[in-house]
RNA sequence: AUCGUAACAAGGCAAACCUGGCUGAAAAGCAGGGACGCAAAGUCACAGGUCUAAGGUUCGCACUAUGACGGCUGGACUGCCGAC
Numbered sequence: 001a002u003c004g005u006a007a008c009a010a011g012g013c014a015a016a017c018c019u020g021g022c023u024g025a026a027a028a029g030c031a032g033g034g035a036c037g038c039a040a041a042g043u044c045a046c047a048g049g050u051c052u053a054a055g056g057u058u059c060g061c062a063c064u065a066u067g068a069c070g071g072c073u074g075g076a077c078u079g080c081c082g083a084c
Stems, first nucleotide, its partner, number of pairs: 004084001012038002017033003021030003036071001042077003046074003049069003055064003
């Protein structure tokens, strides 16, 4: 230094839900509260998967991503402590 990983220490993030406002067609995102949990629950939409359907298609039912989800999985980059 790298990999796996326990303890210790410093800490970090923030599910559901609530509030009010903003963006959005919606899904969802943002702010405040809140803590289910997380060793990357830090960043990235490349692959798969999931959600939504404005627009488009359709006689209609419905279909569809260029939209969204990183706390769905994989992958990539970066990071705290340090027994073995």
This is a predicted structure of an 84-nucleotide RNA (c-di-GMP-I riboswitch aptamer) from Paenalicyclobacillus mengziensis. The coordinates come from a structure-prediction model, not an experiment, and the mean pLDDT is 81. The model forms 90% of the base pairs in the Rfam consensus. Rfam family: c-di-GMP-I riboswitch aptamer. Rfam links the family to the GO term cyclic-di-GMP binding. NCBI's taxonomy places the organism under Bacteria, Bacillota, Caryophanales, Alicyclobacillaceae, Paenalicyclobacillus.